[in-house]
RNA sequence: GGCCAGUUCGUCUAGUGAUUAGGACACAAGAUUUUCAUUCUUGCAACAGGAGUUUGAUUCUCCUACUGGCUA
Numbered sequence: 001g002g003c004c005a006g007u008u009c010g011u012c013u014a015g016u017g018a019u020u021a022g023g024a025c026a027c028a029a030g031a032u033u034u035u036c037a038u039u040c041u042u043g044c045a046a047c048a049g050g051a052g053u054u055u056g057a058u059u060c061u062c063c064u065a066c067u068g069g070c071u072a
Base pairs, nucleotide, nucleotide: 001071002070003069004068005067006066007065010025011024012023013022018055027043028042029041030040031039048064049063050062051061052060
């Protein structure tokens, strides 16, 4: 250089065009407990950036950035 795959809450991950973008862990508050831990309830928090297609895009297409792999 060429080709392929990927990028979603702090972390891991689901989501094949109309979902309030879901779950687990973590964090915060409350309940329980003599205290801590455990358990329960609630909350917080996300679609890499840009453009296009579409009535509608996390999802389809293109470009850019980054990461990983293969090849010369």
Transfer RNA from Methanobrevibacter sp., 72 nucleotides, folded computationally. It was read from a public genome assembly. It matches the Rfam family "tRNA". Rfam links the family to the GO term triplet codon-amino acid adaptor activity.